[in-house]
RNA sequence: CAGAGUAGAAUAUUCCGCGUAAAGUGCCGCCCGAACGGGGAGUUGUCGGACGGACGAAAAGCAGACUGCGUUCUCGCUUGCGGUGGAAUAUUCGCAUCCCGCUG
Numbered sequence: 001c002a003g004a005g006u007a008g009a010a011u012a013u014u015c016c017g018c019g020u021a022a023a024g025u026g027c028c029g030c031c032c033g034a035a036c037g038g039g040g041a042g043u044u045g046u047c048g049g050a051c052g053g054a055c056g057a058a059a060a061g062c063a064g065a066c067u068g069c070g071u072u073c074u075c076g077c078u079u080g081c082g083g084u085g086g087a088a089u090a091u092u093c094g095c096a097u098c099c100c101g102c103u104g
């Protein structure tokens, strides 16, 4: 001087769920906590949780029920829908930063 390597992130596919009776996702505020290449430090960055606030959605068919036939009820089945949750696989990205170490 050059380089490698982590946690993890994004996207796609498949599988299993949740919701569709509106939770979840996304946005804002505030508080608490966690993690961050092999070692140390570590942010105004990242992630998680509690509380509060604003916004806000796609159902249809079949089947069944009766508080008796309905502008009713039941997510039981199917097909959809949701910036929906988890797992596996593939691809891409990948220490904020500083010091030391490792390889050439």
Stems, first nucleotide, its partner, number of pairs: 001104003008093010018082003027053003031049004038100004059079004063074003066070001

About this RNA: RNAcentral holds the sequence, with entries from MGnify. A computed fold for a 104-nucleotide RNA from a sheep gut metagenome, annotated as THF (Tetrahydrofolate) riboswitch aptamer. Its mean pLDDT, the model's own confidence on a scale to 100, is 79.